[in-house]
Predicted 3D model of a 532-nucleotide part of an RNA (small-subunit ribosomal RNA, 5' domain) from an uncultured bacterium.
Context: one part of a larger RNA
């Protein structure tokens, strides 16, 4: 000199973008993951039609809101944190002839015949509650049996590629699938469109595993290791493997630093520096790890699962003392700790995500707003004229000097703030209705750089523009001995005090305190801390 997720002191006008570094301490309250009625049955609101009426309403049919249940998909994403981890965790480059992959895309083949339940609901019972038990009824794209096998898997086998296990193609045999829903037309047989279902091959995107290389400190840590190192066989996994187990052998690692200890999430990058390098890893992005602490599996394409389950532990809460409930390192917010870090705000309008054929619903992701000069950037606090130069202050050699064109005064301007009026972009999108065109047997339905109408904005009457108005409402902080830019007076008298280093102060102190003057930066200025 530069930098900062800063803090502290003094000061503070306006406007645009990032922010709990400390206790991975404990958490009141609300919200943060749902959705599908075109999978399913029961109950069934508004509304429509009909009937009865003592005008209150009641009954029948259609219709199907909302809530619960079965079922599907999602909940493994998104969001948070950095505790642990010195490790194939990360970065980079390879390998997988050792692997998986829901939704999406392309292709091949198929979807036949049957069956029995369980919730909800009804009845009964237990419990303070959480909830539980028994009996009975019922639907499905829930569940089960049989059939078929384009295929897939396994066994045997032929050919071929590669030879180290092995891969590819073909043949024979065995085992293994499925689900329907909606609109329209119908001669009631069915047809057709859309959305689904099953098996297989390929793709896209995603993931698992393995390997080479690379990146901290301590040798005042020198030896470490028994599933340890290798083999055979078996089990297990999506998959290789001592991953696990039985048996056999006695190996394996290490001064090119094993083992142990300390510290630490890694990277793209950030800061600094001429560079080489050094330091750091907030925000944004990629990867990893974690979710009260420890352990475990279940479901599933995917988890050993933040707002799932089970067990143990600590803690908190409820209790009728028998027993139960909970997990903010999601967004706000509270207590605590600390030098220190924000609103219990608005909205799904946009972008993105989940579900759904759509309409749409959900979304503290996100978009916005609020607070704090904490940081970065921009603007303003006025501009021009104005005296041999007012008053006052300060200094003085008493002549004067200086503050100082500074003020007053004259002329001008009106940004910003304040008042009034107008007023967006973000929506060239999306939704819906009508038309047209294409696909289609079709007037269903679906599609569209097509045409027309209507609707859709949290921010917000915001940005921006216009009008009227007055210089009006808007300057401080640090320093002035040398380094280092800026000097005098008074007070004090080794006192009070200053100080980054050298050092100042003991009676004329440019170094302390105050004043005048001056220098520097400016809505900031200084101090402290940390890094280069």
């Nucleotide at each position: 000199g530069g930098a900062c997720g800063a803090a502290c002191g003094c000061u503070g006008g306006c406007g645009g973008c990032g922010u709990g570094c400390u206790u991975a301490c404990a958490c009141a309250u609300g919200c943060a993951a749902g959705u599908g009625g075109c999978g399913c049955g029961a109950c069934g609101a508004a509304c429509c039609g009909g009937g009865c009426u003592u005008c209150g309403g009641c009954c029948c049919g259609g219709g199907g809101c909302a809530a619960a249940g079965c079922c599907g998909c999602g909940a493994a994403c998104g969001g948070g944190u950095g505790a642990g981890u010195a490790a194939c965790a990360c970065g980079u480059g390879g390998g997988u002839a050792a692997c998986c992959u829901g939704c999406c895309c392309c292709g091949a083949a198929g979807a036949c015949c049957g069956g029995g339940a369980c919730a909800a609901c009804c009845c009964g019972g237990g419990g303070a509650a959480a909830c539980c038990c028994g009996g009975g009824c019922u639907a499905a794209u829930a569940c089960c049996g049989g059939a078929u096998g384009u295929g897939c898997u396994c066994a045997c086998u032929a050919c071929u590629c590669a030879u180290a296990a092995g891969g590819g193609u073909g043949g024979u045999g065995a085992a293994c699938a499925a689900a329907g829903g909606a609109a329209g037309c119908u001669u009631c047989g069915g047809c057709c469109u859309c959305c689904g279902c099953u098996u297989c091959g390929g793709g896209a995107g995603g993931g698992g595993c393995c390997c080479g290389c690379g990146g901290c400190c301590c040798a005042u840590u020198a030896g470490c290791u028994u599933g340890u190192u290798g083999g055979u066989g078996a089990g297990g996994u999506a998959a290789c493997g001592g991953c696990u187990c039985a048996c056999c052998a006695a190996g394996g690692c290490g001064a090119c630093g094993a083992u142990g200890g300390g510290u630490a999430g890694c990277u793209g990058g950030u800061c600094u520096g001429a560079g080489a390098g050094g330091a750091c890893g907030a925000u944004c992005a990629g990867c990893c790890a974690c979710a009260c602490u420890g352990g475990g599996a279940c479901u599933g394409a995917g988890a050993c699962a933040c707002g799932g389950c089970c067990c143990a532990g600590a803690c908190u809460c409820c209790u009728a003392c028998g027993g139960g409930a909970g997990g903010c390192a999601g967004c706000a917010g509270u207590g605590g700790g600390g030098a220190a870090u924000c609103u219990u705000g608005c909205g799904c309008a946009a972008u993105g995500g989940g579900c759904g054929a759509c309409a749409g619903c959900c979304u503290g992701a996100c978009g916005c707003a609020g607070c704090a000069a904490c940081g970065c950037c921009g603007c303003g606090u006025g501009g021009g004229g104005g005296a041999a130069g007012a008053c006052g202050g300060c200094c003085u050699u008493c002549g004067g000097g200086u503050u100082g064109u500074a003020a007053a005064c004259c002329c001008c301007u009106u940004u910003c703030a304040g008042g009034a009026g107008g007023g967006a972009c973000g929506a060239a999108g999306c939704u819906u209705c009508g038309g047209c065109a294409g696909c289609g047997a079709a007037u269903a339905g679906c599609u569209g750089u097509c045409c027309g109408g209507a609707g859709u904005g949290a921010c917000g009457g915001u940005a921006c523009c216009u009008c009227a108005c007055u210089a009006a409402g808007a300057a401080g902080c640090c320093c002035c001995g040398g380094c280092u830019a800026a000097c005098u007076a008074c007070g004090u008298g080794c006192c009070a005090g200053c100080a980054g280093c050298c050092g100042c102060g003991g009676u004329a102190a440019u170094a302390c305190g105050u004043a005048g003057g001056g220098g520097g930066c400016u809505a900031g200025c200084g101090u402290u801390g940390u890094c280069c």